Overview:
Predicted 3D model of a 59-nucleotide RNA (nadA riboswitch) from a Terriglobales bacterium. Rfam family: nadA riboswitch. On this family, see Chen et al., Nucleic Acids Res 2020: "Structural distinctions between NAD+ riboswitch domains 1 and 2 determine differential folding and ligand binding". The family's RNA type in Rfam is small RNA. The model forms 100% of the base pairs in the Rfam consensus. Taxonomically the source falls in Terriglobales (Bacteria, Pseudomonadati, Acidobacteriota, Terriglobia).

[in-house]
RNA sequence: GGCUGCAACAUCCCCGUGGAUGGGGACCCCCUACAGAGGUCAGUGCAUCCGCUGCAGCU
Numbered sequence: 001g002g003c004u005g006c007a008a009c010a011u012c013c014c015c016g017u018g019g020a021u022g023g024g025g026a027c028c029c030c031c032u033a034c035a036g037a038g039g040u041c042a043g044u045g046c047a048u049c050c051g052c053u054g055c056a057g058c059u
Base pairs, nucleotide, nucleotide: 001059002058003057004056005055006054007053013045014043016052017051018050019049020048021047022046023044025041026040027039028038030036
């Protein structure tokens, strides 16, 4: 260097990190209302994907 598996480190547990996509949530906005469009927010305890960090194994 390559491949595979993983997150030890964490002020209960889970949670390495940056981002993307789909879905969910709260709020704003248009609307009498419904339906629906648009926007904002976030430890979104949902899924997937692309990088990066670290750990272990194989080569």